[in-house]
């Protein structure tokens, strides 16, 4: 070289063409005497990279990078 499954926020993960969201952590209030749970809120994304296809693409198609795991 082959085959598969994977790249989405600091960190685990959803997301079968129509607003990018869950949990955890961060930061700010509430709450306690306090800290810890526990309630409200915010902030944090070139969706790996380049191109196609469509009125629109994280999702569909091509190339290529990476990580994984089979196979030789």
């Nucleotide at each position: 070289c082959g085959c598969a499954g994977g790249g989405u926020a600091g960190g685990g993960c959803a997301g079968c063409g129509g607003c990018a969201g869950c949990c955890c952590g961060u930061c700010g209030g509430g709450g306690u005497c306090a800290u810890g749970u526990c309630c409200c809120g915010a902030a944090g994304g070139u969706c790996g990279c380049g191109g196609g296809u469509u009125c629109a693409a994280g999702u569909c198609c091509c190339g290529c990078c990476c990580c994984u795991g089979c196979a030789a």

Predicted 3D model of a 72-nucleotide RNA (transfer RNA) from Novosphingobium sp. RL4. Its mean pLDDT, the model's own confidence on a scale to 100, is 85. Taxonomically the source falls in Novosphingobium (Bacteria, Pseudomonadati, Alphaproteobacteria, Sphingomonadaceae). Rfam family: tRNA. Rfam links the family to the GO term triplet codon-amino acid adaptor activity. It is annotated as a transfer RNA.